[in-house]
RNA sequence: GCGGCGAUAACUCAGCCGGUAGAGUAGCGGCCUUUUAAGCCGCGAGUCGAGGGUUCGAGUCCCUCUCGCCGUA
Numbered sequence: 001g002c003g004g005c006g007a008u009a010a011c012u013c014a015g016c017c018g019g020u021a022g023a024g025u026a027g028c029g030g031c032c033u034u035u036u037a038a039g040c041c042g043c044g045a046g047u048c049g050a051g052g053g054u055u056c057g058a059g060u061c062c063c064u065c066u067c068g069c070c071g072u073a
Base pairs, nucleotide, nucleotide: 001072002071003070004069005068006067007066010025011024012023013022019056027043028042029041030040031039049065050064051063052062053061
């Protein structure tokens, strides 16, 4: 240089055939407990890597770029 995969919540990851974003862990609050832990209930947290395009509508499709991993010469 070329090719492939990936980037979504603090962390690890889902998200089908485009329909308006979720789980677990962590955190916070409550219940329980003599207390802590465990358990149970609840809450908050996202410009979906960046910029454009298509579309009534994009995490998802197209283009360019950035970063990481793998392959190749």

The RNA shown here (transfer RNA) has 73 nucleotides and comes from a Candidatus Lindowiibacteriota bacterium. Its Rfam family is "tRNA". Its family is annotated with triplet codon-amino acid adaptor activity in the Gene Ontology. The source organism's lineage runs through Bacteria, Bacteria candidate phyla and Candidatus Lindowiibacteriota.